[in-house]
C1' cells in the first nucleotide's frame, strides 16, 4: 500500500403473525357490606390459534481430502423470541467508524 476475510463504532432502511378468550390487578359509578356494571384493553398470568428476519437447534447442495469427520443457508423445526398502532427488538442491506488476519 492494493486485494481479500472476520470483528467493532455511529446513522438510515427493515418483515410477518389474534386490538383472541378467561382471570387477576387498575379507575369510575351503585352499594353499609358482600357484590355489581362501565371504562381502560396499561400492567401480570394461564388456555388455544399463529409468525420468524435476535439467539438456538437440524439436514442439504456445496467445500475440506476418497471414506470417516469437520463446516455449511434466507431452507427446516420453532426451544427460546414475537403476534392492533406506538415503542423496543430485528437477520440482511447501504454509508461510515476502527481492529485483528492472510496474500502480493
Nucleotide at each position: 500500500u492494493a486485494c481479500c476475510c472476520c470483528g467493532c463504532u455511529g446513522c438510515g432502511g427493515g418483515a410477518g403473525a389474534g386490538a383472541c378468550c378467561g382471570c387477576c390487578u387498575u379507575u369510575u359509578c351503585g352499594g353499609c357490606a358482600a357484590c355489581g356494571a362501565a371504562a381502560a384493553c396499561a400492567g401480570g398470568c394461564g388456555g388455544c390459534g399463529c409468525c420468524g428476519a435476535a439467539g438456538g437447534a437440524g439436514c442439504a447442495a456445496c467445500c475440506g481430502c476418497c471414506c470417516c469427520c469437520g463446516g455449511a443457508a434466507a431452507c427446516u423445526c420453532u426451544c427460546a423470541g414475537g403476534c392492533a398502532c406506538c415503542a423496543a427488538g430485528g437477520a440482511c442491506c447501504g454509508c461510515u467508524u476502527u481492529g485483528g488476519g492472510g496474500u502480493g